[in-house]
Context: one part of a larger RNA
C1' cells in the first nucleotide's frame, strides 16, 4: 500500500470563499500517453520451485529444467480514461418580469416600563421571606399626583412562522446592500463538484483605548439558613452587561448527522411562488422551492432514520484506532494579556 468505520459506543473540521491537487454531462471524427495482445531483446550467479545424481542417511552438496510476475523496443487492438479537434443542451451561469423575509450596514424617531430629580397631595410604615433580619422612612418614606432627565430593553402580533454559509437576526419610517424563490425561455456553451494550505467570518465571557452607565449584576459587604453554609434565600453592590475602534477565536459552535449529485411507497400539516378549475367572501386539482409530523421497503447493536435519510449509488475533503497519563508536557506558530493551536512518552490497567 491494503482493513472497518464517524447520530447516541472512538471518530464530521464552528462556517463560507478559494489555490494546488483529486474528480467530472452528451454525439463525431483524430491520436494512441495510460489500457489489451504479439513479437525480439534482456533479467548475472546464488537462493525459492521440480527432477535426477553424490557423501552409510540428513543437513549439506553437484547437474538439468522451470521461474524470475520486470524492463526496453517493434509490430498491433482502440472499448474505457486521457490529449487535440469541431458540434449539442439537460449540468451551471446570465438577460427579463415578479412577489416574500427578524439577512446585513449606517441614519432618525416613538411608546410602555425602570431607576433618579425637583414640586403636590398624604401619614407612619415600607420592603422582604418559609418565617425573618440587614434595608428604607417622621429630615415625611412607601403610596398617589402633575412635570423633568437617563440608559437599556422592544409587550402584544409571535407560530416545530419566516430569513442567513455558520455565529445569528425580532419597535417603526426612510436610505444603502447581499442571498435566495417562482415564472418565462432570450443568451453563454461543461464555464462543473470538492477542496489540502489560504484569505475571510465566528455567540458568550475575557483583554486594550476613549465614552457611557437605568436596570441586571461574577466579585465584595451585610442579614438569614446550617453542626459548618467560603452556597440556595433576603438587603446592598464593583466590573461587566450598552456604544465607537482594535484584539481573541473558543463552546452541548449541535440535527452531536461535512459538502455535491442521482435514484428508492405514501399520508396529514404549514410557509414562498406558479398554472388549472369551479354553483369564484372562497374551496378544490396540480407543479416548483422550504419547513414539520407520521409512516412502507430498505438500514440499524437497539434507540430509531426513513424523498430533509441514518436508505441505494458515486466523487472529494475532514477525522477515529482500548483506558487512564493528556488534549497534558517539550518544541514551533499565533496572542498584549488570559490563553489559543499543532501535539507526544514514560509509566499504569
Nucleotide at each position: 500500500c491494503u482493513g472497518g468505520g464517524c447520530g447516541u459506543a472512538a471518530a464530521g473540521g464552528g462556517c463560507u470563499c478559494g489555490u494546488a491537487g483529486g474528480c467530472g454531462g452528451c454525439c463525431a471524427a483524430c491520436u494512441a500517453a495510460g489500457u489489451c495482445g504479439g513479437a525480439u531483446g534482456u533479467g548475472a550467479a546464488a537462493u525459492c520451485c521440480c527432477c535426477a545424481g553424490g557423501c552409510u542417511u540428513a543437513a549439506c552438496c553437484u547437474g538439468g529444467g522451470a521461474a524470475c510476475u520486470g524492463c526496453a523496443u517493434c509490430c498491433g487492438a482502440u472499448a474505457c480514461u486521457g490529449g487535440a479537434u469541431g458540434g449539442c443542451u439537460u449540468g451551471a451561469a446570465u438577460c427579463c418580469g415578479g412577489g416574500a423575509g427578524a439577512g446585513g450596514g449606517a441614519u432618525g424617531c416613538a411608546g410602555a416600563a425602570u431607576u433618579c430629580c425637583a414640586g403636590g397631595u398624604g401619614u407612619a410604615g415600607c420592603g422582604g421571606u418559609g418565617a425573618a433580619a440587614u434595608g428604607c422612612g417622621u429630615a415625611g418614606a412607601u403610596a398617589u399626583u402633575g412635570g423633568g432627565a437617563a440608559g437599556a430593553a422592544c409587550a402584544c402580533c409571535g407560530g416545530u412562522g419566516g430569513c442567513g454559509a455558520a455565529g445569528g437576526c425580532g419597535g417603526c419610517c426612510a436610505u444603502c446592500u447581499g442571498g435566495a424563490c417562482c415564472g418565462c425561455a432570450a443568451c453563454u456553451g461543461a464555464c462543473g463538484c470538492u477542496g489540502a494550505g489560504g484569505c475571510g467570518c465566528g455567540a458568550a465571557a475575557g483583554c486594550g483605548u476613549g465614552g457611557g452607565g437605568a436596570g441586571c449584576a461574577a466579585a465584595c459587604a451585610g442579614g438569614a439558613u446550617u453542626a459548618g453554609a467560603u452556597a440556595c434565600c433576603c438587603u446592598g453592590g464593583u466590573a461587566g452587561u450598552c456604544c465607537a475602534c482594535g484584539c481573541c477565536g473558543u463552546a452541548a459552535a449541535c440535527g452531536a448527522u461535512g459538502a455535491g449529485u442521482g435514484c428508492u411507497a405514501g399520508a396529514c400539516g404549514u410557509u414562498g411562488g406558479g398554472a388549472g378549475g369551479c354553483c369564484u367572501a372562497g374551496c378544490c386539482u396540480u407543479c416548483c422551492g422550504g419547513u414539520g409530523u407520521c409512516g412502507c421497503a430498505g438500514c440499524u447493536a437497539a434507540c430509531g432514520c426513513a424523498u430533509u435519510a441514518a436508505g441505494c449509488a458515486c466523487u472529494c475533503c475532514g477525522c477515529c484506532u482500548g483506558g487512564g497519563g493528556a488534549g497534558u508536557a517539550c518544541g514551533g506558530c499565533c496572542g498584549c494579556a488570559a490563553g489559543g493551536u499543532u501535539a507526544a512518552a514514560a509509566c499504569u490497567c
About this RNA
The part of an RNA shown here (small-subunit ribosomal RNA, central domain) has 349 nucleotides and comes from an uncultured bacterium. It matches the Rfam family "Bacterial small subunit ribosomal RNA". The RNAcentral record of the full RNA draws on ENA.